About this RNA
RNAcentral holds the sequence, with entries from ENA. A computed fold for a 74-nucleotide RNA from an Anaerolineae bacterium, annotated as transfer RNA. NCBI's taxonomy places the organism under Bacteria, Bacillati, Chloroflexota, Anaerolineae. RNAcentral records the identical sequence in 3 taxa. Its Rfam family is "tRNA". Rfam's curators write: Transfer RNA (tRNA) molecules are approximately 80 nucleotides in length. By type it is a transfer RNA.
[in-house]
RNA sequence: CGGGGUGUGGCGCAGCCUGGUAGCGCACCUGAAUUGGGAUCAGGCGGUCGCCCGUUCAAAUCGGGCCACCCCGA
Numbered sequence: 001c002g003g004g005g006u007g008u009g010g011c012g013c014a015g016c017c018u019g020g021u022a023g024c025g026c027a028c029c030u031g032a033a034u035u036g037g038g039a040u041c042a043g044g045c046g047g048u049c050g051c052c053c054g055u056u057c058a059a060a061u062c063g064g065g066c067c068a069c070c071c072c073g074a
Stems, first nucleotide, its partner, number of pairs: 001073007010026004020057001028044005050066005
């Protein structure tokens, strides 16, 4: 320098192709139960989707640019 992949709550991921209220598991908080704790059960908090611009009535999703990390090539 060229090509490819990834970026979504604290962590691990789905959702993207086919635009329409952002979900799952773990973790965390509260309660039940227990002598107390763990496990279990019930409920709850937390992300405007890496950044900017564009298209659209509407963008995590489509288009452009940039950034970070990983892989391949030179």